Large-subunit ribosomal RNA, domain II from a Pseudomonadota bacterium, 689 nucleotides, folded computationally.
The full RNA is in RNAcentral, with records from ENA.
The prediction has a mean pLDDT of 84.

Context: one part of a larger RNA
Formats: sequence, C1' cells, structure tokens
RNA sequence: GUCUGCGAGUUAGCGUCGGUGGCAAGCUUAAGCCCUUCUGGGGUGGAGGCGAAGCGAAAGCGAGUCCGAACAGGGCGAUUGAGUUGCCGGUGCUAGACCCGAAGCGGAGGUGAUCUACCCAUGGCCAGGAUGAAGCGGCGGUAAAACGCCGUGAAGGUCCGAACCGGUGAAUGUUGAAAAAUUCUCGGAUGAGCUGUGGGUAGGAGCGAAAGACUAAUCAAACCCCGUGAUAGCUGGUUCUCCCCGAAAUCUAUUGAGGUAGAGCCUCGUGUGCUGACCUGCGGAGGUAGAGCACUGGAUGAACUAGGGCCCAUACCAGGGUACCGAAUUCAAUCAAACUCCGAAUGCCGCAGGGUGUAACACGGGAGUCAGUGUGCGAGGGAUAAGCUUCGUACGCGAGAGGCAAACAUGCCAGACCAGCAGUUAAGGCGCCCAAAUACCGCGCAGUGGAAAGGAUGUGGAGUUACUUAGACAAUGAGGAUGUUGGCUUAGAGGCAGCCAUCAUUUAAACAGUGCGUAAUAGCUGACUCAUCGAGUGAUUCUGCGCCGAAAAUGAUUGGCGAUUAGCGGUAUGCCGAAGCUCUGGAUUUCGUCCCGGUUCGCCGGGGCGGAGUGGUAGGGGAGCGUUGUAUGGGCCUUGAAGCAGUCGGGGAACCGGCUGUGGAGUCCAUACAAGUGAGAAUGCAGAC
Repeated sequence: GUCUGCGAGUUAGCGUCGGUGGCAAGCUUAAGCCCUUCUGGGGUGGAGGCGAAGCGAAAGCGAGUCCGAACAGGGCGAUUGAGUUGCCGGUGCUAGACCCGAAGCGGAGGUGAUCUACCCAUGGCCAGGAUGAAGCGGCGGUAAAACGCCGUGAAGGUCCGAACCGGUGAAUGUUGAAAAAUUCUCGGAUGAGCUGUGGGUAGGAGCGAAAGACUAAUCAAACCCCGUGAUAGCUGGUUCUCCCCGAAAUCUAUUGAGGUAGAGCCUCGUGUGCUGACCUGCGGAGGUAGAGCACUGGAUGAACUAGGGCCCAUACCAGGGUACCGAAUUCAAUCAAACUCCGAAUGCCGCAGGGUGUAACACGGGAGUCAGUGUGCGAGGGAUAAGCUUCGUACGCGAGAGGCAAACAUGCCAGACCAGCAGUUAAGGCGCCCAAAUACCGCGCAGUGGAAAGGAUGUGGAGUUACUUAGACAAUGAGGAUGUUGGCUUAGAGGCAGCCAUCAUUUAAACAGUGCGUAAUAGCUGACUCAUCGAGUGAUUCUGCGCCGAAAAUGAUUGGCGAUUAGCGGUAUGCCGAAGCUCUGGAUUUCGUCCCGGUUCGCCGGGGCGGAGUGGUAGGGGAGCGUUGUAUGGGCCUUGAAGCAGUCGGGGAACCGGCUGUGGAGUCCAUACAAGUGAGAAUGCAGAC
C1' cells in the first nucleotide's frame, strides 16, 4: 500500500414541541401486595402528581386580589373551559452524551540506587624509565654560626610512558556491527587515583567538585496502578437511496476576536387574509453630485493708500525725491472632506389606487451562518501602488454545470428533471488545427496587429492661408553696380570688431549688406533681378493608420501553424455556435378541477385533464431501500437452502429477480415490533498478502 473484518448522535431521568391513541372537568397511578405460561403479562393499590382560580412576602381573601385612608389610581388575574395520561418522533438540560486524540493535574497507594550520584564497610590494582626536596655524613668555611661543594638519601595531588581510567580533534558510521560505536589522534596514570564485593540514601524526595546533572536506554519532579471515558471554545473522522425547499460569512454584546448569545437570512407547521415586491399619483424630510464665492479659509494678478527701505536735505519739528518693498480695501479671475447665496438625479418616509404574488405578516418546532471573495460604481487609508486594505452599493462566485475568453471560482453568454444521430439562436466566431464566408469600399508594409512622455519631410483624409501662365517652387546660366573706403572709432575698420545713421544715384535688379573669409583690402556666398524651364509650390490646423522611443534571465510565442490578408475600419447577406429556446417521448413535485375507492367525516389512497415547477454547499422537511433479531401467519429446500461466481432482465434509487455453475443445510415472503442497522477516508484498530 491493497484486501477482509471491526469502527462514531446511544441510554436513563426531567423539560418542551409535534404526531397518534385513551379518558375528559377531569386525567393518572408509584412503591407494595396477589395471580401467572415469569427479563414478561394481568389484577389490586388514589399515597402522590398535573389540571379545573387567582392575587399577596405572608396571615389571608377570592373572580378577584395586592399596594393604599380610599369606593381613587395602578400591578397581576377573571370575564374568552381543556386538560391529563400512554406510545412514537424533533429538540433542550443533567449525565463521558457522536467517536478517537493531548501535554498535563491532583489525590491516593505502591515499585525501584543490579544503571547512575554520593556515602559506609571490607578487599584488589598501578610495566618500565626520569628528576633527585628535607634529613644525614664528609670536606671547605666562620670567633661560633650562616653558607658552599661532594656524597648519601629518597620526597612529590613531580616528569615520560604501558596496564587501568578517561574521551581532545577528525574521519567513518547515521534503515549503524552498535538506540552513542570503530579507527587514528589525544588527557590522567602514587592520586581529590582506579576498581571488586556487601550495604545505605527516593519522588517535591534523594544525591550532586553544580551540568538542572544523575536516580534502570525515562528527569525543570522517575516508574506502575487508581481518580479516568480528566478536560480539549482545538484538529481529524462520522457509514444506504430518492424527492421538495434552501442559507450565511452581517448587526449588537462578550477576558470577545478561528468561541458564544440575541437579532438578520433558511426550513417545517399553524394562523391572519391583501397587508408584499413592484408600478402610478400626491405629500414630505434632506444638503450629496454639480455649481458658486454671499460666509469661513486658501491662492494669483492689478489698482490704491497706510506703513517700511533707500537717496537728498536737516539743530529740532517738518520736508523733497524714489524704475524699491508693501498690507487693509477695491477690481479681475479662481480653489475647498471638515466653505455654502444655491442645488439635483436616485434613494428614504407617509397617504391613495393598482398589485393573489418571486408574495407579506404573526406565533410555534428545527437549523446553519457571524474567516468571505471578485468585478462595476461611490469613498477613506496607501504612492488617485498592489491579486493591498477598510466601508457603502449592485451583481456574481461561494453553493452553478453548459458555451465563449488558448489554458483561467469571480469577466461575457446562459440557470443543467431524464432521453433523442431533430430544429433554432446567445456570447463568440467562420484559412488549417476547429463547426461555420462570401461580396464590396477604404486604410496599414510595421508581421504593425500588447505600453507612455517625447521625437520624425512615413502615409491616407478634411480644412485655412501665401505665391503662381503678368511664369511661381527647385535647378542651371548671367548680373549682384555707383556716390562710397557712409560717418564715428581705430595702428587699420574698405558691406561684414564696435557705435550712429541706413540716404541718394544708375537700374531688369543689387542691402551703406545674410554668412564664410583678410592684419586691413582681396576672394566666395546670400538677399534681390533677368534668362532658360513650364505647373504647381510653401506654411499651418484637425484627423485615420503606421515608425522610433521598446533591456532579463531553459526556446520563442496573435493559443499554434501560418497569413500582406487569414491585419485594421466600414457596408451587405449568409452560416456555425450552449445542458438557452423549440420539437417528440417519459419521470416527478405542487396547485386547480373532475372521477373512483375507503373513512373515525378531519381526511386518506388511486386515476384523468390543465397551470406552474424540478442546479445546489451548510441546513430544514418528506418518502423509501437494505441488515440482524422477535412475534404471528404462510411458503421453499439433499429432485439441493444460504453464501459465492458468471450471465440475462427489472426499478426513480437504495436495490430486486431469472438462468447456469459452485456449494452442501438451512432459508424466504407478508404484517408488526426492537435495534450493537448500512464504511473509503479518522497519519483509524486487528489480521492477511
């Protein structure tokens, strides 16, 4: 891991509600006792309980009573009769209370010092080598000592190093040879040494050269058993079917925040009976969007003055000037969530009419939900970031399948009862992958068809404007002069350093000169003119489609291939396309109606027709299937029961049946009852493989 078996809302008491019986102003027995066919049944038993009357703390009174002085007023009652007791079911409380699961807690009683810590008693062990303290002897030395040298001597938590004890570093090992080792290396090795045997100290206790270490592979309180099914607002699991309805992720409160309670939303029942959503009309409250500047503030420019600066003048008081700054105020034009002279649309409230529905409301039984999430719109926070966060609002997802968006809970289309090799559409599509397409008018050349500011004689369209056959634009040829080198300045200044002026003449035209250039001249060039040429040329605005801007990590992506249309814009007509809609057949729920049967007269069962329905998580409601056993009745079976296997049928499903084989002794049906009643999940339990 698989298979097989086992594996989770039970039982009791007491409430409460519903269903269904008995009796009914009453209903009912409990223990006990008696009988019996004895886990049971029957009888007796009225003690007690509930109800028929309440009010008061109570005495008590009583359809009233209590407070009160009260006949007032008020509270709770009556006037409105239904209870009670069985059985069954839903649910609550108390119990382990659906099952498994702690770490732990504490109370109690025990077992452990054969491991290990420390201690006591009694034994054992430490190759070899090195060093050479004190003391002593001799010699030297001294007044005597001290002291020195030599020898002897043998000390030491001395040195080196085996046994022994340890465990420094590394490698190996890591489902190991081993639940701590092996190998190399390393520390101690006469000592606070190591060790044998026997003994002692224990669980809030021991023992500890102290690490919370050790106390039998267990220690910030051992192990065993009991309390114990501790508790677990936590995680996991919770077993057959079909049918009807179908949520919530919010508010308030909470030692509350992943819990719970009340409300909201769901479901089932009973009742009310038009009250509902929605539509129309009328009447309201309001300060948002927008707008505005009348208030409160912000901010800009101008005018104007007060005031200030600077200058002149001044003994002081004054005064003059100012191309400086500058309020308040005025004018102009503005900005605001915490501004408003104004002010919608919606929404909200009320009334009236319509509205029998997708209803509404009330009461009662049962819930679940109180982690939400995306998108659009309106806002706060953030950076007018986030697949961010917090509200409001709508829709969806959640709990919704199908088609489209390449893939893709949330976008777009559309709400799946079942069957159909029928039709028709939606979104979206129609080169091939891939179902379905053609025609026409434009645009784009970038494989654009995904991105910004910004940039550019890309290109299409629509304008405005200037020049132009009296010849434009471009190009080419020619001219581009004279006074004059204008004046000033200057070393020089001759169109061309700079300043001033910028006239006149000849002309087709030609600047007191556009740029280059020279020391200054010179030279080149432009403006301007003529000629050649012969039809458009320049500027600018709006707009369509393209270009650049454009850098990321495995090989790239309009989904791919590819395509110049199979791209973009437009027109037209088709087609494809879903579980939508239609068609044919069928199932089922509910409402209405009709018929049949039954009836305790409440209704129940069956059938026909018509209307409306039949996605669904948590969850509510309804109807069934199967398993084991019990009771009663009826069947089958050695001419082969159950079980198992194969196969063929039936049913809306759980499931049921036929046949064949295997098997070898029980088993099935109907009705009712009772449950140890349904397995795929719980790192479930046991076994097998």
The organism belongs to Pseudomonadota, within Bacteria.